[in-house]
RNA sequence: UCCCCUGAGGAGCACUGCGACGAAUUCCAAUUCGCCAGGCUUGGGAGAUAGCAUUUUCAAACGGUGCUCGCUUGAU
Numbered sequence: 001u002c003c004c005c006u007g008a009g010g011a012g013c014a015c016u017g018c019g020a021c022g023a024a025u026u027c028c029a030a031u032u033c034g035c036c037a038g039g040c041u042u043g044g045g046a047g048a049u050a051g052c053a054u055u056u057u058c059a060a061a062c063g064g065u066g067c068u069c070g071c072u073u074g075a076u
Base pairs, nucleotide, nucleotide: 001048002047004045005044006043007042008041009040010069011068012067013066014065015064018039021034022033023032024031025030038062
């Protein structure tokens, strides 16, 4: 760094819908329909690949639209 499993990032309802995914059409490059708002960040574990260092320190930041609840702080 990649892939898989898993935890966390307070929660619920409704709506829209990109990517991915599925199906169909099919001019082979796209279209239509369906599903769809943790696909992001980070902790742990198994594996693969490649490299660096031999020291320390510090912590999270985010997630379309509307409504509601919870937690914390302040004001009235």